[in-house]
Predicted 3D model of a 98-nucleotide RNA (Glycine riboswitch aptamer) from Albidovulum aquaemixtae. Its mean pLDDT, the model's own confidence on a scale to 100, is 80. It matches the Rfam family "Glycine riboswitch aptamer". Rfam describes the family as follows. This family represents the bacterial glycine riboswitch. Glycine riboswitches usually consist of two metabolite-binding aptamers domains with similar structures in tandem. The aptamers cooperatively bind glycine to regulate the expression of downstream genes. In Bacillus subtilis, this riboswitch is found upstream of the gcvT operon which controls glycine degradation. Taxonomically the source falls in Albidovulum (Bacteria, Pseudomonadota, Alphaproteobacteria, Paracoccaceae). The sequence is in RNAcentral, with records from ENA and Rfam.
RNA sequence: CGGUCAGGUCCGGGAGAAUCCGGCGGGUCACAACCUCGCCGGUGCCGAAGGAGCAACCGCCCCGGUAAACUCUCAGGCGCAAGGACCGGCUUGGCAGU
Numbered sequence: 001c002g003g004u005c006a007g008g009u010c011c012g013g014g015a016g017a018a019u020c021c022g023g024c025g026g027g028u029c030a031c032a033a034c035c036u037c038g039c040c041g042g043u044g045c046c047g048a049a050g051g052a053g054c055a056a057c058c059g060c061c062c063c064g065g066u067a068a069a070c071u072c073u074c075a076g077g078c079g080c081a082a083g084g085a086c087c088g089g090c091u092u093g094g095c096a097g098u
Base pairs, nucleotide, nucleotide: 001097003095004094005093006092007091008090010089011088012087013086018043020042021041022040023039024038025037026036027035044078045077046076050074051072052071053070057065058064059063
């Protein structure tokens, strides 16, 4: 100096799916309605936290190992926010190399 592997309370980007139905309570209001917020229940839906499953292939071949952005939706999510696989930057450490 670049490469590679594993990280980071770091920075930037980052999708999808009902702000649906009902009940209770709060706010607003003279009172109600509308609107809005929270909780509970129900139905529908999404997949990119996490989790689970499988092929080829490999093995000591009864069986086992082994993937995903695929599949399943347990979890999570469906206004904003938060979160967010992944990508880029920065940075820490290891490994070998020049």